Notes: A computed fold for a 1502-nucleotide RNA from an uncultured bacterium, annotated as small-subunit ribosomal RNA. The sequence is in RNAcentral, with records from ENA, Greengenes and SILVA. Rfam family: Bacterial small subunit ribosomal RNA. Gene Ontology terms of the family: structural constituent of ribosome and ribosome. Its mean pLDDT, the model's own confidence on a scale to 100, is 86.
[in-house]
RNA sequence: AGAGUUUGAUCCUGGCUCAGAUUGAACGCUGGUGGCAUGCUUAACACAUGCAAGUCGAACGGCAGCAUGACUCUGCUUGCAGAGUUGAUGGCGAGUGGCGGACGGGUGAGUAACACGUGGGAAUCUACCUAUCAGACUGGGACAACCUGAGGAAACUUGGGCUAAUACCGGAUAAUACUUGAGGGUUAAAAGUGGCUUAGGCUGCUGCUGAUAGAUGAGCCUGCGUCGGAUUAGCUAGAUGGUGGGGUAAGAGCUUACCAUGGCGACGAUCCGUAGCUGUUCUGAGAGGAAGAUCAGCCACACUGGGACUGAGACACGGCCCAGACUCCUACGGGAGGCAGCAGUGGGGAAUAUUGGACAAUGGGGGCAACCCUGAUCCAGCAAUGCCACGUGUGUGAAGAAGGCCUGAGGGUUGUAAAGCACUUUAGCCAGGGAGGAAGUUGCUAUUGUUAAUAGCAGUAGUAAUUGACGUUACCUGGAGAAUAAGCACCGGCUAACUCUGUGCCAGCAGCCGCGGUAAUACAGAGGGUGCGAGCGUUAAUCGGAAUUACUGGGCGUAAAGCGCGCGUAGGCGGUUACUUAAGUCAGAUGUGAAAGACCUGGGCUUAACCUGGGAAGUGCAUUUGAUACUGGGUAACUUGAGUACUGUAGAGGAAAGGGGAAUUCACGGUGUAGCGGUGAAAUGCGUAGAUAUCGUGAGGAACAUCGGUGGCGAAGGCGCCUUUCUGGACAGAUACUGACGCUGAGGUGCGAAAGCGUGGGUAGCGAACAGGAUUAGAUACCCUGGUAGUCCACGCCGUAAACGAUGUCUACUAGCCGUUGGGACUCUUGAAGUCUUAGUGGCGCAGUUAACGCACUAAGUAGACCGCCUGGGGAGUACGGCCGCAAGGUUAAAACUCAAAUGAAUUGACGGGGGCCCGCACAAGCGGUGGAGCAUGUGGUUUAAUUCGACGCAACGCGAAGAACCUUACCUGGCCUUGACAUGCUGAGAACUUUCUAGAGAUAGAUUGGUGCCUUCGGGAACUCAGUGACAGGUGCUGCAUGGCUGUCGUCAGCUCGUGUCGUGAGAUGUUGGGUUAAGUCCCGCAACGAGCGCAACCCUUGCCCCUAGUUGCCAUUGGUUCGGCCAGGCACUCUAGGGGAACUGCCGGUGAUAAGCCGGAGGAAGGUGGGGAUGACGUCAAGUCCUCAUGGCCCUUAUGGGCUGGGCUACACACGUGCUACAAUGGCGGUGACAGAGGGCAGCAAGGGCGCAAGCCUGAGCAAAUCUCAAAAAGCCGUCUCAGUUCGGAUUGUUCUCUGCAACUCGAGAGCAUGAAGGUGGAAUCGCUAGUAAUCGCGGAUCAGCAUGCCGCGGUGAAUACGUUCCCGGGCCUUGUACACACCGCCCGUCACACCAUGGGAGUUGGUUUUACCCGAAGCUGGUGAGCUAACCCGUAAGGGGGGCAGCCAACCACGGUAAGGUCAGCGACUGGGGUGAAGUCGUAACAAGGUAGCCGUAG
Repeated sequence: AGAGUUUGAUCCUGGCUCAGAUUGAACGCUGGUGGCAUGCUUAACACAUGCAAGUCGAACGGCAGCAUGACUCUGCUUGCAGAGUUGAUGGCGAGUGGCGGACGGGUGAGUAACACGUGGGAAUCUACCUAUCAGACUGGGACAACCUGAGGAAACUUGGGCUAAUACCGGAUAAUACUUGAGGGUUAAAAGUGGCUUAGGCUGCUGCUGAUAGAUGAGCCUGCGUCGGAUUAGCUAGAUGGUGGGGUAAGAGCUUACCAUGGCGACGAUCCGUAGCUGUUCUGAGAGGAAGAUCAGCCACACUGGGACUGAGACACGGCCCAGACUCCUACGGGAGGCAGCAGUGGGGAAUAUUGGACAAUGGGGGCAACCCUGAUCCAGCAAUGCCACGUGUGUGAAGAAGGCCUGAGGGUUGUAAAGCACUUUAGCCAGGGAGGAAGUUGCUAUUGUUAAUAGCAGUAGUAAUUGACGUUACCUGGAGAAUAAGCACCGGCUAACUCUGUGCCAGCAGCCGCGGUAAUACAGAGGGUGCGAGCGUUAAUCGGAAUUACUGGGCGUAAAGCGCGCGUAGGCGGUUACUUAAGUCAGAUGUGAAAGACCUGGGCUUAACCUGGGAAGUGCAUUUGAUACUGGGUAACUUGAGUACUGUAGAGGAAAGGGGAAUUCACGGUGUAGCGGUGAAAUGCGUAGAUAUCGUGAGGAACAUCGGUGGCGAAGGCGCCUUUCUGGACAGAUACUGACGCUGAGGUGCGAAAGCGUGGGUAGCGAACAGGAUUAGAUACCCUGGUAGUCCACGCCGUAAACGAUGUCUACUAGCCGUUGGGACUCUUGAAGUCUUAGUGGCGCAGUUAACGCACUAAGUAGACCGCCUGGGGAGUACGGCCGCAAGGUUAAAACUCAAAUGAAUUGACGGGGGCCCGCACAAGCGGUGGAGCAUGUGGUUUAAUUCGACGCAACGCGAAGAACCUUACCUGGCCUUGACAUGCUGAGAACUUUCUAGAGAUAGAUUGGUGCCUUCGGGAACUCAGUGACAGGUGCUGCAUGGCUGUCGUCAGCUCGUGUCGUGAGAUGUUGGGUUAAGUCCCGCAACGAGCGCAACCCUUGCCCCUAGUUGCCAUUGGUUCGGCCAGGCACUCUAGGGGAACUGCCGGUGAUAAGCCGGAGGAAGGUGGGGAUGACGUCAAGUCCUCAUGGCCCUUAUGGGCUGGGCUACACACGUGCUACAAUGGCGGUGACAGAGGGCAGCAAGGGCGCAAGCCUGAGCAAAUCUCAAAAAGCCGUCUCAGUUCGGAUUGUUCUCUGCAACUCGAGAGCAUGAAGGUGGAAUCGCUAGUAAUCGCGGAUCAGCAUGCCGCGGUGAAUACGUUCCCGGGCCUUGUACACACCGCCCGUCACACCAUGGGAGUUGGUUUUACCCGAAGCUGGUGAGCUAACCCGUAAGGGGGGCAGCCAACCACGGUAAGGUCAGCGACUGGGGUGAAGUCGUAACAAGGUAGCCGUAG
C1' cells in the first nucleotide's frame, strides 16, 4: 500500500465482499509447564445456609456463665472432691453510656441533569486530627438492668418497686462567640485512671467545655462542553420579577400573601426514544470513529413507592415508620424477612469460578494499651479467558529400508524423516538443603523528656524471647531416564500451498466471484504441501481499508443530485481613505490540567509479560501583560458598486375596450342531376323528400395565412390581424445628484403550460368518453363515419410537466473568426458603404477542462459570495402521520424485505418490417420438369421375436450402401464354446497334414486311413498342431458434448489479418475509409500512414489453331501386288497417337475517362478481353457429420455386451413425404433399313466364327493380358404404315412355360416366350433446374458384382429459346445510421391471471405499557392549631396548689399507594383486505428496445 466482482471487450460512476488490528467473549477440534492478569456483558430475577461491624470494665450499676482466692459445711481429714457464702480478683452475658454502624464492599435500575468534565465564584457547615487562647465551679431529680406481678403460641407488650454514671437537668462564671433598638441581652463543661503523699493535696496520661485558625471532608451558585428524532413547534401559572412574612448550615419562589405580566424557543424550547459521566480503552498516518469490563475519580441506587428520626455528617445496603408485591412461621388472634457484601443455590442464558485459608503484611473501627473485629485486604482453588516465557530432544545416519501415494513402469515423493549409533536432561518425577515478604510486640538493661520524684508515663539505644495464611514457597544441589508432552486450519482466484480416487446439478461447498449435470487442483477421502503453533479455526462485535458523509478530503449537462420562476425576512458575505478600540487573531508569564495508563529514559524479578523511580507531554480552561497587519465595533470622509433625474430607441411584454377580412359550418333562395363521401381496399354515413357541385344573401363562433427570420419581448410559464387607453421592464447617450444604500437568501410570499374542478354564459370547427363500420385469431386500438364533456368568455380553485440549456443567482478574469437584432460614435469614394463601440442572440474554434460525449467570453475554463440538492438498484416518490385542496390530488417523507449489481459514455460485432451502392438463374424473359397416374428407390410412421445402426431445414431422405437370397450382418430365435476365431510369453505332448465312416439342422462329437518332414556343433532349434496355466485376448458396447483424422456448409463469396508508425486514458481506430474501376481488397488516384502475409488472379490438367520430333498394333496421298479386307510390298505426306515448342498481351487503331486505372467500338487472328471446362476452398462459423472406415482418452462386459452354427429378419404395410423411371401419344407407335461416335472394360476374363433354340440362352471355340483380339448392335436418323381412340398409346398387375448365376432363388434375384392389358387424356395450391455446344433429347461404357440398376460415375450424337431490366422475393459484399441485442432478433423484454413462500399497509375490535387533566380517598411523617385527659427535675408558694415546659388525644395543610371519568401516545394480537418482493420449464397477449412494425417519453383526464 491494495485486491475481487456489472461488460464480448473498455473507461467512468457506484455499491457489495476480502486481506489488518482488537475483545470481560462464546462454540468446534486439540491440550505439557510456569509467571502475570482477568472471569454473570443475560433476570436491578428469586434466594436455603454460613460469615461480611463492632468495640470500650481506664464511663456505669452490676455478676447470668467461666476461672482464681478467701470463708463455711459435707465426704473425709496429707490432700482431693462436692455444696454454699463472698464481685474480693482475672474477666464478663445481658443492660445504661461513649465512639463507630454516613467508611470500607456491591451494583448501574434510574438520570439528557449543574449528573459528569473543565474553569471560576460567595452566602456556609465540618466529629475525629493539629496549633493557640480560656475554662472545667456548685447542685438536683430520674430511667434501664435487677426484683416482683399480668397478658401472649410467638414476636413481644405491660403494672408496681430499687439503683449508678463521662446518661439527663438547674444555678454560677464567660468573650476575640452570637444578638441588639448600641444601653444591653444570651450561651458551657465530666470525669476516669497511674504514681507519690504529711491524706490537705501534688503530678502524669486519657477524656470534657467555650473560642480562633488550619487541615480534611461536605453543601450551594455559575461560563463552556456532553446522544438521536422536527413524521415532536410552540412551552410555561410558583410560571418570570418585586415587596412583606417564614425557612435553611448557607444564597435563592426554597415557601407563603399581595402586586406586576413576564420567562423560554429554529443558535431547536417542549415532547419522545436511548444512556450512569470521566480519566481512559480499541482502531486510525492523522483528523476522526466506536466503547466506558478490570484499575482510579465523581454520581445514583439498596425488594417497589413514600417519610422522617438520630447524628458533625443519612433522609441511612446488613437502622426506624407506613403503603404495596412476594416468601416464611402461626395455636389464625398475629408476627418475621430483604445477598446490586463474600462464598453458594435455583432460574435466565451461547456464556463467566470455591458454601477455601489467614488477619502474617497493607488499611479501617473501637480501646491508654495489650488486644478484639474486619469475605476490606493478602493468599490459595477452578478456567488456555488473555498476555509473556519455556519444553515436547541434540548430533550423526543412504541400503535413499519397509509401508503409503503417484507414475510416462524407467522411476519420483514421503525423506535424514524413521530405524540404528553417539550424546544431553531444561520442565516434570523422587530426595535433600533453603531465602525474602518481619516492620513490630513483650520482658530486661542503659539513657533522654515530663515531674517535687531515682514512681509512673512517653521516647531513644542495646539485649532476650516471640509473630508467616501463602508453604512440601521462590531458589540451589543430587538421582534415574529420551524417558511424561502436537495439534488445528487451509491448498480455484483474491491468498502462501496439487495430485489420485469416489461422487455425477446428487451428496455437498461457499466471505465475494462462484464450484458439482462421468476425466471436479472448488464436494468427500487419501498422499503430498502451505500457514500458525499449546494452540488453531468458526461465529459475534468495533475501527480500518471506505476520499462510501469528503474539516483535513467528494460531488450535481448525460452516471444519484440545480427548487418551474421571481420578490424578499432572519442569517451569511461585502468597495476606497484616515483616526480610534482591542472582541476575534498573535506572543510572553502565572495557575490549573489527580494518580494510574500511553511516550522517553533508568531500576527489579535468570528474560519477557509484570512491577517500580524520574522526565516530558497533556494540542484544554482561566487570569494577566503586550502587539495591531487583517476581520469585527465606533467616528469622519470618498465615488468606482448600486440608485435617481434628463433626452431618445426597438419590441407578438402585460391589461381593457372597439374594429376587420379570408376560410369552415349552418339557414334561406337560384341553377342542376345521380350520385357524394371515405379508404390500402371497403363499409357505416349523406342523397330522387333533390345531396355532392355551383351562384347569391344571411347567421354565428373560433383562429388570425402571406410578412415570419437559430428575428424580437418577458423572471419563468409564455406572447403573433388592426386601432385606442392604461401600464411594467430593457437598452443607448451626456451631464448632475445620493453616498455602499450592495450580493445571496432558510422560513415566508407572489406568479406559474396543458389537463382537471366550481358557478354562469357561449359552442362554428376540432374532439377524450361513447356508438357504428372496417382490420384482425381476437382488436375494448391504429383507419373511417358520427359525436358528448372539453377547447372559448367571466369570476374562483388546482400548483403540477422531459416546467429542459435535463446546466441556481451574482461578480471578476481568460486567443480568435463568421453571421444576426437594437443603440451610439467616427471616416470617406454618401453607399444596399467601411471602421470602432455597447447591449442581446446564433455558428465554429484555441488554451483549459471532462469518464467520454462534449463545453469553450451566453463555460461544463480560472477564482470568489450565498442558497438548494445527492450518497447502490428495487421496495417508493409508496405507507403512516402532518399541512394544503370542493374533489382529483399535491407537498413533506420512511421501514421491513430483496438483489450483487443498477447506471453513464464510448468500442467492436450482430440485427432492423433504417438508408445508400453493388453482385448472383435471385427476380424478370424463356425452355423443360416436380406436385396428379403406375412402378422403382430412400425416409417417417406403424407392425414385429427382430424388422441392426447412423444421417434430420437449406447442408437427412437413389444418403453411409461402387450393388442384404447364405455370406455380408452389426439384429432376432434356438442350440453350442470359455485363455477363447485372432496376438505375445511359459510348461508338456505331438511332424504338419490327410482318407473314409457314423450321429446331428449345423457348430460339434466319436471312430478310422495314410504320413514321420526341414536345419543341426547331435545338446537342441524353427514352423505347425493339441492340452494346461495365469498374465491377457475380444467387444460394429457408451460418450462425435473428451479427441485425432477426414468431410459438409456459408462460398470460388472477396474477403481475413499482421509488423512498424500515428491517434485515443482505454476497448480500439487508422491502414482496409474516400473518388473512379473490376469477376475480384482487380487496378489507378487521393489520404498518417508505409509495407507485408493468407485469399483473388497467374503458375497445373484438359479442350480449341499451328509447328518440330517419332512412326507400331495407327494411317494410305503417290507406286506396285491382291484372295479386294491397308490384305501385302512400300511410305510416314495426311489423320491419329504422345512428347516438346509457338500462339492472346487490351499488344495495335479510334472514342471516352482525369493525360490514370479502365470501358466502348474496330482491325488482324484458330481463338479477344478470365477463349471453354476442371483441379485448386483464406481467417473463420455451425459443440454441423462421423467412436459403425481407421486411430484414440475415459467408462462398461469378461462361462458374456466375447466366439462358432442353423433358420429368420434388414425385402413387413392402413398411410405420409423426398428422389427417380415409364407414360398419357402422331415432333408419336410399329415394321423395315449395308449411315455416322466417343470414352472405357477384359485371363476364375472378354470371346469372334460355327451349330441348336421363337427368345432368354446353350454347345463348341479362333484370337487377345490388348492403338493388334474382343465386349460392340451405337441410338436418335431415313423409308413405309397407323389417324386421335383408353387406341397398333400405355405398360402395371396376374397366370403359365422356361433360361442364367449360385451349395441354395419359398420368404427374397435377374432375364425370356405366350397370355392378361390396370391407372393414366399433360396434372390444385405450391415448387425445381437451366444463359450455349448449355437446356432438352438420343443412345454407349464403367465401378461394385457369382447373379442382380430406373441409382451413381463417365462418354459422345442431335441441338434450341430468352435476358427490357434491378421495383419486388431469396442469398451475399461494402459504407452509414439506431439499438435496452452480445447464447447476438429463433435476441431482449412488459403486464394481468393461476400456484407457493416472505415481510409489510389498512382493519370491526381487543390486550398491555406509558403519560396528561379533573375529582375522590388520605397510611406513616413533619409543620401548624388545640390540648377540659396525663405530667419527676426549674420558678412561685401560707405547702393546698399554681406557673413554665412537655405528652397522649383531636383538628387542619402537604402527601405515597389506591379509585373514578375523560383523553394523548407507543406496542402486541386480529376475521377480512390492499399492493409489494421472491420462485427451472404454467396461462393470455406483445407494450418497450430497430422507423420495434401507430416514433418514444413527461404532466393530466377518461